Source information
A computed fold for a 358-nucleotide part of an RNA from a Pseudomonadota bacterium, annotated as large-subunit ribosomal RNA, domain IV. RNAcentral holds the full RNA, with entries from ENA. The source organism's lineage runs through Bacteria, Pseudomonadati and Pseudomonadota.
[in-house]
Context: one part of a larger RNA
């Protein structure tokens, strides 16, 4: 010096990013407990007090229950003994009585998530995931869907109060406008459209046939079939797409400029352009606010944090849910009380290391 542990004057968070760590609290009994609340809770809220031993004491009360009374039975009455045993009163000893040990520190405010639960085996336990509940959608049973080449299996020995998928996430109050684009659903008149059908027509080939030449064996050239073969127009031809409609708890989206009131300022009001429609309720410098340490108020001697407001929302907003909310949380932020070696500021001690010698 390091690790683990113990103690400390005065002060008591001055430490620090932050009370990290440690300290405090702590069992049982009694008294007593606020806001708020989903009336369950919040609650062990908070906050107080008590705690040994002896006597009153065979105490009150409770348990068990011999025996007795009574009695048809079931019951009933009484009740010795044994066991448990407060509360109260009195006394007594010590500095100190749950005399050691066990064993919550508490409160206020706000944010997030309703909750219990689950998670990054080995840096993260959370505001992430899940969750009951809500809603949309698919599925009529050989279900939809999933696995498998298939057989087959799961779904399910279930049957729409069931099963699959998506989103949301208790509960309360709610969930506005846009269907132009994309998706999905429905529609079928018209347009487009594959294979296939269809073969107008065309090409190749030569069975033939014609012309020319010939040494009469043949040769060259032209045309060319119902044959073989290749190409192939019109026309017929489904879904899809185009098209017509619907649909937002489907993917998503939810404006700009200018002017105007008898101080000023502001603009209920007006004009104009654009759009599918121009953001409703609620909330708002927010886990969202750049400017920003916004402004005002509160708390502090002093507060980039915190709480309450305001609204100019750079760039909240309604199931990618909005706003509230009791209870809950090893969650996040701020504050207070208590108590502390965190600190002022360090000291001493115990055990184990490191280190030195053998």
């Nucleotide at each position: 010096c390091c690790c683990u542990c113990g103690u400390c004057a005065a002060g008591g968070a001055a430490c620090u990013a932050g009370g990290c760590a440690a300290c405090u609290u702590g069992g049982c009994c009694c008294c007593g407990u606020a806001a708020c609340u989903u009336c369950g809770g919040g609650a062990g809220a908070a906050g107080g007090g008590g705690u040994g031993c002896c006597c009153c004491g065979u105490u009150a009360g409770g348990g068990u229950g011999a025996g007795g009374c009574a009695a048809g039975c079931c019951a009933g009455c009484u009740g010795a003994g044994c066991c448990c045993g407060a509360g109260g009163g009195g006394g007594u000893c010590g500095c100190a009585g749950u005399g050691a040990a066990a064993u919550g520190g508490c409160c206020c405010u706000a944010c997030c998530g309703a909750c219990u639960g689950g998670u990054u085996a080995u840096c993260a336990a959370a505001a992430c995931c899940a969750c009951a509940g809500g809603u949309c959608u698919c599925u009529g049973c050989u279900a939809a869907c999933u696995c498998g080449u298939a057989a087959g299996a799961g779904g399910a020995u279930g049957u729409a109060u069931a099963g699959g998928g998506g989103c949301u996430g208790a509960c309360g109050c709610c969930u506005g406008c846009c269907c132009a684009g994309u998706g999905c659903c429905g529609g079928a008149a018209g347009g487009u459209u594959a294979a296939a059908g269809g073969g107008a027509g065309g090409g190749g080939u030569u069975c033939g046939u014609c012309u020319c030449c010939u040494u009469c064996g043949g040769g060259a050239g032209g045309c060319a079939a119902a044959g073989c073969u290749c190409c192939g127009a019109a026309c017929u031809g489904a879904a899809g797409c185009c098209c017509c409609g619907g649909u937002g708890a489907a993917c998503g989206g939810c404006g700009g400029c200018c002017g105007u009131a008898a101080c000023u300022a502001u603009a209920a009001c007006g004009g104009u352009c654009c759009u599918a429609a121009g953001g409703u309720a609620g909330c708002g410098a927010a886990a969202u606010u750049c400017c920003u340490a916004g402004u005002c108020g509160g708390g502090u001697a002093a507060g980039u944090u915190c709480c309450g407001a305001c609204c100019c929302g750079c760039a909240c907003g309604a199931a990618u849910g909005g706003c509230g909310u009791a209870a809950c949380g090893a969650g996040u932020a701020g504050g207070g009380c208590g108590g502390u070696g965190u600190c002022u500021c360090g000291a001493c001690g115990a055990g184990g290391g490191a280190c030195c010698c053998g």